[in-house]
RNA sequence: GCCACCCUAGCUCAGCUGGUAGAGCAGCCGAUUCGUAAUCGGCAGGUCGAGGGUUCGAAUCCCUUGGGUGGCU
Numbered sequence: 001g002c003c004a005c006c007c008u009a010g011c012u013c014a015g016c017u018g019g020u021a022g023a024g025c026a027g028c029c030g031a032u033u034c035g036u037a038a039u040c041g042g043c044a045g046g047u048c049g050a051g052g053g054u055u056c057g058a059a060u061c062c063c064u065u066g067g068g069u070g071g072c073u
Stems, first nucleotide, its partner, number of pairs: 001072007010025004019056001027043005049065005
C1' cells in the first nucleotide's frame, strides 16, 4: 500500500429480505432467610464508532471518515 471482517446497554453478544432495539451477566428495588449467599419477581440503563445521503421510515442500503482484528504484498 491492497483485501476481508468487526464497532449496538457498564461487560459479553443477538437483531432473519429496511417497520422505529433485545438477551445473559453486572447494578438497583422487592420476596424468601434470624442474617448473608443462592433462588424468584420487578425496575433502570443505548444519539446502534462519527458525519452525510437515499427512503414515508435506516442498527440494517449507499458515500466519506475514526478505531480494532486477520490476510496479502